The RNA shown here (transfer RNA) has 72 nucleotides and comes from a Candidatus Portnoybacteria bacterium. Rfam family: tRNA. Rfam classes the family as a transfer RNA.
[in-house]
RNA sequence: GCCGGCGUGGCUCAAUGGUAGAGCGAGGGAUUCAUAAGCCCUAGGUCAGUGGUUCGAUUCCACUCGCCGGCA
Numbered sequence: 001g002c003c004g005g006c007g008u009g010g011c012u013c014a015a016u017g018g019u020a021g022a023g024c025g026a027g028g029g030a031u032u033c034a035u036a037a038g039c040c041c042u043a044g045g046u047c048a049g050u051g052g053u054u055c056g057a058u059u060c061c062a063c064u065c066g067c068c069g070g071c072a
């Protein structure tokens, strides 16, 4: 330099055009003599950024940034 993959709560990952979810973690409740496990609830996201397409974009397209891999 060229090509490809990935970027989503604190962490690990889903969702693939129509209000963004789960597990773990955090906080609270109930239970218990008490603790743990299990149960119930709650908070937490500019979906890497900018522009485009669309009635509508996390999703499709282009570019930029970051990480990983391949070729030279």
Base pairs, nucleotide, nucleotide: 001071002070003069004068005067006066007065010024011023012022013021018055026042027041028040029039048064049063050062051061052060